[in-house]
The RNA shown here (SAM riboswitch aptamer (S box leader)) has 103 nucleotides and comes from Neobacillus mesonae. The sequence was found by an Rfam model in a public genome assembly. Its Rfam family is "SAM riboswitch aptamer (S box leader)". About the family: The SAM riboswitch is found upstream of a number of genes which code for proteins involved in methionine or cysteine biosynthesis in Gram-positive bacteria. Rfam links the family to the GO term regulation of gene expression. Its mean pLDDT, the model's own confidence on a scale to 100, is 80.
RNA sequence: UUCUUAUCGCGAGCGGCGGAGGGAACUGGCCCAAUGAUGCCCGGCAACCGGUUUUAAUACACGGUGCUACAUCCAGCAGAGUUAAAGCUCUGAAAGAUAAGAA
Numbered sequence: 001u002u003c004u005u006a007u008c009g010c011g012a013g014c015g016g017c018g019g020a021g022g023g024a025a026c027u028g029g030c031c032c033a034a035u036g037a038u039g040c041c042c043g044g045c046a047a048c049c050g051g052u053u054u055u056a057a058u059a060c061a062c063g064g065u066g067c068u069a070c071a072u073c074c075a076g077c078a079g080a081g082u083u084a085a086a087g088c089u090c091u092g093a094a095a096g097a098u099a100a101g102a103a
Base pairs, nucleotide, nucleotide: 001103002102003101004100005099006098007097008096013042015041016040017039021032022031023030026076027075028074029073043068044067045066048064049063050062051060052059072095077092078091079090080089081088082087
């Protein structure tokens, strides 16, 4: 990098460093950000894999990851409902994220 499977519900700081963009990419929107975002460290949350206890895990949180604004932000493709229309709602796909396994 590709493929397969599962999940995308809940939860998580009034800390430190740092200093300009950030919310994956493109377009359109909607937001966050010098009242300091994104990021890093610490702290925390969770429980996918391993581990431990166990009849069993809805237990523990020791190891490997992950996560820590709204929120997988929304739309884009297909279908359905509704409306005079603009639009709104729903379902699925696609794309993406995380874990485990395989090549």